[in-house]
Context: one part of a larger RNA
RNA sequence: CGCAGGAGAUUUGAGGGAAGCUGUCCUUAGUACGAGAGGACCGGGAUGGCGGGACCUCUAGUGUUCCAGUUGUUCUGCCAAGGGCAACGCUGGUUAGCUAUGUCCCGAAGGGAUAACCGCUGAAAGCAUCUAAGUGGGAAGCCCCUCCCAAGAUAAGAUCUCCCGGGCCGUAAGGCUCCUAAAGGUCACUUGGAGACUACAAGUUUGAUAGGCCGGAUGUGUAAGCCCCGUAAGGGGUUAAGCUAACCGGUACUAAUCGACCGUGCGG
Repeated sequence: CGCAGGAGAUUUGAGGGAAGCUGUCCUUAGUACGAGAGGACCGGGAUGGCGGGACCUCUAGUGUUCCAGUUGUUCUGCCAAGGGCAACGCUGGUUAGCUAUGUCCCGAAGGGAUAACCGCUGAAAGCAUCUAAGUGGGAAGCCCCUCCCAAGAUAAGAUCUCCCGGGCCGUAAGGCUCCUAAAGGUCACUUGGAGACUACAAGUUUGAUAGGCCGGAUGUGUAAGCCCCGUAAGGGGUUAAGCUAACCGGUACUAAUCGACCGUGCGG
């Protein structure tokens, strides 16, 4: 820009893309077959490999925003307690998130038309012949079925809902004038489940969008101070304490201010 008014939703599916794999074991059954050795079709069940998708409950990583231990040094006047630096100083754990080595699911089943091939009926050609007329079976392949995209599918589809004035001229489209600026959208701002930007999504006081605060969860593992025991190092009690990131919920305390712009007026 188009889709013959504008807008917000929900869709149909022309068409396109993805996928399509495979082993072993049990059973049928030591059956059919076979002198024996050996050893099935068909059917039923289980479990793997490989490939793919999603997710983080478990397991395992990371987790320089959480907790603890500890060395050296420096600073806070000193003790004690802490801060800085030393690869996060080193070490042991770890929430969220992100991950695989983890978990779940899929590659299942089915239908149709066929290939090679196997048939039925059957003449030309009194026989024979799957073929000439007619009519069946038959593949991991083809078309559906499954998943994803999809109306710029210009043949531009469908459904629901919302919005839009007077006067004059004109058959109408439309023109002039006055009035009006709808539904809705964008900008702006707070953000993240989204993200390179854009886009997408949640909000903007009629508000829980982010921060703060409160409560919880989780993690760490029993803080500081004081008291007791010990000459002391240290131990015990208060105390399963103190602290606690990204998690869950609540709460307008802070910030989403004030606003601006686009979009018109019933539609050849």
The part of an RNA shown here (large-subunit ribosomal RNA, domain VI) has 268 nucleotides and comes from a Deltaproteobacteria bacterium. The sequence was found in a public genome assembly. Its mean pLDDT, the model's own confidence on a scale to 100, is 89.